[in-house]
Context: one part of a larger RNA
RNA sequence: GAUGAACGCUGGCGGCGUGCCUAACACAUGCAAGUCGAGCGGGGUGGCGUGGAGCCUUCGGGCAAGACGCUACCUAGCGGCGGACGGGUGAGUAACGCGUGGGUAACCUGCCUCAUACUGGGGGAUAACAGCCGGAAACGGCUGCUAAUACCGCAUAAUACAGAGAAGCUGCAUGGCGUCUCCGGGAAAGAUUUAUCGGUAUGAGAUGGACCCGCGUCCGAUUAGCUGGUUGGUGGGGUAACGGCCCACCAAGGCGACGAUCGGUAGCCGGCCUGAGAGGGCGAUCGGCCACAUUGGGACUGAGACACGGCCCAAACUCCUACGGGAGGCAGCAGUGGGGAAUAUUGCACAAUGGGGGGAACCCUGAUGCAGCAACGCCGCGUGAGUGAAGAAGUAUCUCGGUAUGUAAAGCUCUAUCAGCAGGGAAUAGACAAGAAGGUACCUGACUAAGAAGCCCCGGCUAACUACGUGCCAGCAGCCGCGGUAAUACGUAGGGGGCAAGCGUUAUCC
Numbered sequence: 001g002a003u004g005a006a007c008g009c010u011g012g013c014g015g016c017g018u019g020c021c022u023a024a025c026a027c028a029u030g031c032a033a034g035u036c037g038a039g040c041g042g043g044g045u046g047g048c049g050u051g052g053a054g055c056c057u058u059c060g061g062g063c064a065a066g067a068c069g070c071u072a073c074c075u076a077g078c079g080g081c082g083g084a085c086g087g088g089u090g091a092g093u094a095a096c097g098c099g100u101g102g103g104u105a106a107c108c109u110g111c112c113u114c115a116u117a118c119u120g121g122g123g124g125a126u127a128a129c130a131g132c133c134g135g136a137a138a139c140g141g142c143u144g145c146u147a148a149u150a151c152c153g154c155a156u157a158a159u160a161c162a163g164a165g166a167a168g169c170u171g172c173a174u175g176g177c178g179u180c181u182c183c184g185g186g187a188a189a190g191a192u193u194u195a196u197c198g199g200u201a202u203g204a205g206a207u208g209g210a211c212c213c214g215c216g217u218c219c220g221a222u223u224a225g226c227u228g229g230u231u232g233g234u235g236g237g238g239u240a241a242c243g244g245c246c247c248a249c250c251a252a253g254g255c256g257a258c259g260a261u262c263g264g265u266a267g268c269c270g271g272c273c274u275g276a277g278a279g280g281g282c283g284a285u286c287g288g289c290c291a292c293a294u295u296g297g298g299a300c301u302g303a304g305a306c307a308c309g310g311c312c313c314a315a316a317c318u319c320c321u322a323c324g325g326g327a328g329g330c331a332g333c334a335g336u337g338g339g340g341a342a343u344a345u346u347g348c349a350c351a352a353u354g355g356g357g358g359g360a361a362c363c364c365u366g367a368u369g370c371a372g373c374a375a376c377g378c379c380g381c382g383u384g385a386g387u388g389a390a391g392a393a394g395u396a397u398c399u400c401g402g403u404a405u406g407u408a409a410a411g412c413u414c415u416a417u418c419a420g421c422a423g424g425g426a427a428u429a430g431a432c433a434a435g436a437a438g439g440u441a442c443c444u445g446a447c448u449a450a451g452a453a454g455c456c457c458c459g460g461c462u463a464a465c466u467a468c469g470u471g472c473c474a475g476c477a478g479c480c481g482c483g484g485u486a487a488u489a490c491g492u493a494g495g496g497g498g499c500a501a502g503c504g505u506u507a508u509c510c
């Protein structure tokens, strides 16, 4: 000098930040991922109309169920897109995990952009629903009916996809590029408010991702040998793709004092702290990458996962049960218990920014924007200004003369920042509307010096001295060291020094 700090004493205001470093311990409760009726068939509610069983009638007429049509809204289900983003944590990992620089002639990429072509015609089901049945529940079974942008054939596609071949160009390269020939299989979906939104195929782009390589990346040799899919080959399987990634066969290799293997510790980086620098230490907040989601394993779906708020199995734990069987996963935001020296509200809003869905209106969003709590940090401001010597009183000291506190106070004259009161009152909002923060910031007015100073130290290092008490006691102490009767070093007081809404102590780093 520094800190995500804690502790002691003290504490006025504001702005901006920061806030479980310990038990990746266990979690009550609420919320954190939905959306589309302009994909589909139903169901429900309301309005209007048609028509009218029936009812009333003063015979003029009035009321009106069920049904049908139109329309508005709601929606469980089927279907689509999104739940792979956003948010959390740092357990594991010494590794191509990360950083940096390259490579893929070995790759994928939903939504988005551009280009070209197309969007024809059929079929069979199944949820919902209805009926019956089982179960305490979770949930399920059977029968029957029905729709689609759900599912399945057919047609169309010929430059583009896949396979084979050929002359050509080209590369260091297993090869690449383009042209031609032959052959092969393969698409689609419609909707509405009628000018928009979609669907299919292919190419290109963008974005995102995957894999490979060089170099760098903590400690221990009181760890010296390690290795059997091990190292390589051939052939296959598998993958988006290369590869012992996996498999069969063959060979016997591969790594290691330039530290293999083993053990310990640890997420990595941009950065942060310190330092003249070199270096050392750290990796909170913010940003990039990685890994994980009670523990272990697995795949499914999908453009993308081996998937925090999805599925299956096993395990521990908790809960419900009619004992047959079921349910759960805060390292999301709040919050609780526990651990700890120690770390906050079960708040407001989607107004802004961003994200998902939708043609849109809009809906969702504990991302985010704000507010609350905490001197935890940094920064700013205030606790008054001028004048005022009878150098008042009090207090301390004293050689009793005085000296110090001290212009300090009082008194007089002012001012009003902050806080408090009253009135007005935003920007942030874009073409209109819509503001959580917020009656906040800010502005104006009136009003009162009023409501606002402490902490540590005073032997040397180190700025700051006297008196009393104590008497190697009580105590102090970072080091040297103080204290045994005149202690500037202990305790108190007066005075002084240093910082100041803080000041000290402890811990840790340079």
Stems, first nucleotide, its partner, number of pairs: 001509003005506005012381006018374002020339001025337003029334003034081003039078002042075009054063003088292003097217008107209002112205008120154001122152002129144006161184001163182004168177003190197003218264003225255003230252008267289004271282004294315005317328004345371001347370003353367001354365004384414004394405004418451001421445004428437001454499005459480003465494005475482002

Predicted 3D model of a 510-nucleotide part of an RNA (small-subunit ribosomal RNA, 5' domain) from an uncultured Eubacteriaceae bacterium. RNAcentral holds the full RNA, with entries from Greengenes.